[in-house]
RNA sequence: AGGAGCUUAGUUUAAUGGUAAAACGCACGAUCGAUAAUCGUGUGAUGCAAGUUCGAUUCUUACAGUUCCUA
Numbered sequence: 001a002g003g004a005g006c007u008u009a010g011u012u013u014a015a016u017g018g019u020a021a022a023a024c025g026c027a028c029g030a031u032c033g034a035u036a037a038u039c040g041u042g043u044g045a046u047g048c049a050a051g052u053u054c055g056a057u058u059c060u061u062a063c064a065g066u067u068c069c070u071a
Base pairs, nucleotide, nucleotide: 001070002069003068004067005066006065007064010024011023012022013021018054025043026042027041028040029039030038047063049061050060051059
């Protein structure tokens, strides 16, 4: 320099163009003589900007970050 993939909650992953789901974590409570374990409630996310569409995590484009390949 050229090409390809990926970006969703604190972490790991889901989601046919139609209300963004779960596990772990974290906070509070229950339980216990006290911890651990267990149970209940809560918490919090679509990298950024445009376009298409009645409607975008999903399709298109540009940018940013990251990984890989070629030279």
Record summary
Predicted 3D model of a 71-nucleotide RNA (transfer RNA) from uncultured Solobacterium sp. NCBI's taxonomy places the organism under Bacteria, Bacillati, Bacillota, Erysipelotrichaceae, Solobacterium. The sequence was found in a public genome assembly. Its Rfam family is "tRNA". Its family is annotated with triplet codon-amino acid adaptor activity in the Gene Ontology. Rfam's curators write: Transfer RNA (tRNA) molecules are approximately 80 nucleotides in length. By type it is a transfer RNA. The coordinates come from a structure-prediction model, not an experiment, and the mean pLDDT is 82.